[in-house]
Context: one part of a larger RNA
RNA sequence: CUCUCUCUAAGGAACUCGGCAAAAUGGCCUCGUAACUUCGGGAGAAGAGGUACCCUUUUAGGGUUGCAACAACCAGGCCCAAGCGACUGUUUACCAAAAACAUAGGUUUCCGCAAAGUCGUAAGACAAAGUAUGGGAGCUGACGCCUGCCCAGUGCCGGAAGGUUAAGGAAGUUGGUCAGUCUUCGGAUGAAGCUAAUAACCGAAGCCCCGGUGAACGGCGGCCGUAACUAUAACGGUCCUAAGGUAGCGAAAUUCCUUGUCGGGUAAGUUCCGACCCGCACGAAAGUCGUAACGAUUUGGGCACUGUCUCGGAGAGAGGCUCG
Numbered sequence: 001c002u003c004u005c006u007c008u009a010a011g012g013a014a015c016u017c018g019g020c021a022a023a024a025u026g027g028c029c030u031c032g033u034a035a036c037u038u039c040g041g042g043a044g045a046a047g048a049g050g051u052a053c054c055c056u057u058u059u060a061g062g063g064u065u066g067c068a069a070c071a072a073c074c075a076g077g078c079c080c081a082a083g084c085g086a087c088u089g090u091u092u093a094c095c096a097a098a099a100a101c102a103u104a105g106g107u108u109u110c111c112g113c114a115a116a117g118u119c120g121u122a123a124g125a126c127a128a129a130g131u132a133u134g135g136g137a138g139c140u141g142a143c144g145c146c147u148g149c150c151c152a153g154u155g156c157c158g159g160a161a162g163g164u165u166a167a168g169g170a171a172g173u174u175g176g177u178c179a180g181u182c183u184u185c186g187g188a189u190g191a192a193g194c195u196a197a198u199a200a201c202c203g204a205a206g207c208c209c210c211g212g213u214g215a216a217c218g219g220c221g222g223c224c225g226u227a228a229c230u231a232u233a234a235c236g237g238u239c240c241u242a243a244g245g246u247a248g249c250g251a252a253a254u255u256c257c258u259u260g261u262c263g264g265g266u267a268a269g270u271u272c273c274g275a276c277c278c279g280c281a282c283g284a285a286a287g288u289c290g291u292a293a294c295g296a297u298u299u300g301g302g303c304a305c306u307g308u309c310u311c312g313g314a315g316a317g318a319g320g321c322u323c324g
Base pairs, nucleotide, nucleotide: 001319002318003317004316005315006314007313008312010310011309014308019305027051028050029049030048031047036041038142052064053063054062055061056060077303078302079301080300081299082298083297084295085294089101090100105140106139107138108137109136110135111134117126118125119124143290144289146287148220149219150218153217154216155213156212157211158210159209162208163207164206168202169201172198173197174196175195176194177193180189181188182187221239222238223237224236225235248282249279260276261275262274263273264272
């Protein structure tokens, strides 16, 4: 000097990104216990006192059991305010336990059973020895109040009048072949059949088309003017759109400018809490806004407590160092 421990005057977070680490709390009994609340909770809230037995000259001593009587081992820190997720649960075996996943609940959609869906070439299997109060898939995620506008595009569902349209069928037309006919003997023409090419017309779904549908994929404007101070604009004009963001929330896990502005807390606060709204770029099941309880969750503050620190010091053990 390093590691693991013990103690430390005065102060008590001044340390630090941050109370990280440590200290403190701790079992049992008694008293007592707030806001809020889904009436169950919150709650061991918080807080206060006691804690083996006996004696005395009684608040200090002594004795008994016992290693030890201040018993020891063991053994919750708490409160206030916010964010997120309702909760118990699950997860990156070996850097992440969470606000991620799941969840009960909500909703949409498919499926009538030889079900839909899935695996397999098939046989067959799961679904299910189930049968719509069932099974599959998607989204959302307890509960409470709610969930606005747009069907133009895309998707899905329905429709069938018209347009387009495949295989296939096919009238017709044209060529090849050749019985026959004609011939100047070179050839010309040429029915049926066969064959090749072409093809009017017939011909389903789909697409075009016509409707519907958002807890389907998604989307939810711009410019200019206007009130008797100023400012602002309930109001008006105009352009565009399928429709121009409703309720609620808002510098937010979202705000660039930004440490926005005001208020609170501090002597001092880029964080925090409450407001404002100018939302670069919130917003309603990729749910909105609240919410008791819960959380090894995240953020801010406080009490208690401490060697985290002012700022060091002392001690124990194990290494390191020297010799062997």
RNAcentral holds the full RNA, with entries from ENA. This is a predicted structure of a 324-nucleotide part of an RNA (large-subunit ribosomal RNA, domain IV) from an uncultured eukaryote. Its mean pLDDT, the model's own confidence on a scale to 100, is 85.